A computed fold for a 108-nucleotide RNA from uncultured Thalassovita sp., annotated as SAM riboswitch aptamer (S box leader). Lineage of the source: Bacteria > Pseudomonadati > Alphaproteobacteria > Roseobacteraceae > Thalassovita.
RNA sequence: GGUUUAUAAAGAAGAGGUGAGAGAACAGGCUCGAAGACCCUCUAGCAACCUUCCAAAAAAGAAGGAAAGGUGCUAAAUCCUGACCUAAUAUUUUAGGAAAUAUAAAUU
Numbered sequence: 001g002g003u004u005u006a007u008a009a010a011g012a013a014g015a016g017g018u019g020a021g022a023g024a025a026c027a028g029g030c031u032c033g034a035a036g037a038c039c040c041u042c043u044a045g046c047a048a049c050c051u052u053c054c055a056a057a058a059a060a061g062a063a064g065g066a067a068a069g070g071u072g073c074u075a076a077a078u079c080c081u082g083a084c085c086u087a088a089u090a091u092u093u094u095a096g097g098a099a100a101u102a103u104a105a106a107u108u
Stems, first nucleotide, its partner, number of pairs: 001108008013043005021032003026082004044074004049070003052066003078100001084097005
């Protein structure tokens, strides 16, 4: 890097450094940003995917608690919509699904 599965309308900050764009890709919006965004480091926090512990437990499947370790995350619903499909509506709107993306685990 690829594949598979699960989840994604919740949650969570400061300091130092840097110095101009950033919010995944394409398009259209809309936001954040020299009162310093994004990014890096440290500390802190959020989460409960994996390990571990408690607990549970005929098997399969599922559920509860903790947060030591692995990991991820800490503006706005994955910021919104489209790019595809279906249904309804009535003239572009609503709902659902897919796709894409992100995270975790397994596998290659």